Description
Small-subunit ribosomal RNA, 3' major domain from Pseudomonas asplenii, 490 nucleotides, folded computationally. Its mean pLDDT, the model's own confidence on a scale to 100, is 82. Taxonomically the source falls in Pseudomonas (Bacteria, Pseudomonadota, Gammaproteobacteria, Pseudomonadaceae). RNAcentral holds the full RNA, with entries from ENA.
[in-house]
Context: one part of a larger RNA
């Protein structure tokens, strides 16, 4: 100069306290791990591996296993020959594949030939999710959105390296302000960007309906013109309001008191929709962990080359004495069922979303309207509340498991699918030790959507509804800055 201390000082964070809900106990889904196994492909390992890669494993994926089969090869460029290309049908087989066969002759031509494409032949050479993340690139993770790292000149030390950057304040913050051998400045903090939240202008459709005027059981249904209607020719009454999108105001400690060192600032107040960073997001300094990834790619070096490459059928990644990790229902009356009845947001859709309206108790089936979608469609939001019932019980809780009988997707649900119905009703009556989340529209409690996706969420990101408690304070644990002390550590 770092690193460390069961040394010391100040500080900070859901780090403990105060409180809400939780996990550890069950059943089940879902990762791991061990155990099996022909395989049970491969990574991920403490926090920062374990619902991670995998935003989606029946075949495909698929890289592991067994058969059975290819050797210039599924895929590039270069040679040389043959033929356009391509298509029918049938024969063998699990299929790969192999055998036979109908049709076709195309474009451009300087008539020699060329472009594209398939087949055969040889060699260069394809291929390799094989190894090494401790050779590496790129991208991530993590400390940590924590306040720091640092440089130029200058001073001081023989040097290594100090100063700056320390000290008094004071801040979310190396923020600022004051002092000072240090004066400056550079990546960071902030701001600048996005979205929320209040106004204003501008536009007005497919959004919206307030005042006029019609109408209807009702529902922005509709408002032009003619006609007595029936009708018929055409196309719209308003932009206040919500809202949609694009542009600006709005907040700076800006005013006013009081504390302060005449300063930064900190309290208290008014005006405001909003007040001290208003809420929430992108953004992650130097650098650590030889932290991850050679199986997103890409790459050195090393290896295989009739196989460690390549097709394909089948099986496997779904096994199961068992341990652990995230989860979901639950154990019940702040509850279960039944019936009436409100109120969202954000999104997604032409290989698609699918309405009415029939059928089916359901899943679905049929059906076909309308929609390239502020129109049409997913599309009833659940929980709220109004009744009725049950009566504290292994129950009209809880729903595993099986047993039949069915639906959808899909060549194909047997290993090994997702859903309906009928019946079965298993543990389970709040969970040792220990351990997580969280400070406001948060926690918890309700549903809704999207990505992957033929099909296959309790996972993931999203969305909006109802909506608390608590914080005295920093003595303890935990992690983190700054300051100074000790050291046989570097």
């Nucleotide at each position: 100069u770092g690193a460390c201390g069961g040394g010391g000082g100040c500080c900070c964070g859901c780090a403990c306290a105060a409180g809400c809900g939780g996990u550890g106990g069950a059943g089940c889904a879902u990762g791991u791990g061990g155990u099996u196994u022909a395989a049970u492909u491969c990574g991920a390992a403490g926090c920062a591996a374990c619902g991670c890669g995998a935003a989606g494993a029946a075949c495909c994926u698929u890289a592991c296993c067994a058969c059975g089969c290819c050797u210039u090869g599924a895929c590039a460029u270069g040679c040389a020959g043959a033929g356009a290309a391509c298509u029918u049908u049938c024969c063998a087989g699990a299929g790969a594949u192999g055998g036979a066969u109908c049709g076709g002759u195309g474009c451009c031509u300087u008539c020699g030939g060329g472009a594209a494409c398939u087949c055969u032949g040889a060699c260069a050479c394809a291929g390799g999710u094989g190894c090494u993340g401790c050779a590496u690139g790129g991208c991530u993770g993590u400390c940590g959105u924590c306040a720091g790292c640092u440089c130029g000149u200058g001073u001081c030390g023989u040097g290594a390296g100090a100063u700056g950057u320390u000290g008094g304040g004071u801040u979310a913050a190396g923020u600022c302000c004051c002092g000072u051998a240090a004066c400056g400045a550079g990546c960071g903090c902030a701001a600048c960007c996005c979205u929320u939240g209040u106004c204003c202008u501008u536009a007005g459709u497919u959004a919206c309906c307030a005042g006029c005027a019609c109408g209807u059981c009702a529902u922005g249904g509709u408002g032009g013109g003619g006609c007595u209607a029936a009708c018929c020719c055409u196309u719209c009454g308003g932009c206040a309001c919500u809202c949609u999108a694009a542009g600006g105001a709005g907040a700076c400690u800006g005013c006013c008191g009081g504390u302060g060192a005449c300063a930064a600032a900190c309290c208290g107040g008014a005006g405001g929709a909003a007040g001290g960073u208003g809420g929430g997001g992108a953004u992650g300094a130097c650098g650590u962990c030889a932290a991850g990834u050679c199986a997103u790619c890409a790459u050195g070096g090393c290896c295989c080359u009739u196989a460690c490459g390549g097709c394909c059928u089948g099986g496997g990644c779904u096994a199961c004495a068992c341990a652990c990790g995230u989860g979901c229902u639950a154990c019940a009356a702040u509850g279960g069922u039944c019936g009436g009845u409100a109120c969202a947001g954000a999104g997604g859709g032409u290989u698609g979303c699918c309405a009415a309206g029939c059928c089916g108790c359901g899943a679905g089936g049929u059906g076909g309207a309308g929609c390239u979608a502020a129109u049409c469609c997913c599309a009833c939001a659940a929980a709220a509340c109004c009744g009725a019932u049950c009566g504290u019980a292994g129950u009209c809780c809880g729903g595993a498991u099986c047993g039949c009988a069915g639906u959808c997707u899909g060549c194909a649900a047997c290993u090994c699918g997702a859903c309906u119905g009928c019946g079965u009703g298993a543990a389970g009556u709040c969970g040792g030790a220990a351990u997580c989340g969280c400070u406001a529209g948060u926690a918890a409690u309700c549903g809704c959507g999207a990505a992957u996706c033929a099909g296959a969420a309790u996972g993931u990101c999203g969305c909006g509804g109802u909506g608390a408690a608590u914080a005295c304070g920093u003595u303890c644990c935990c992690g983190g800055g700054c300051c100074u002390u000790g050291u046989a550590c570097a």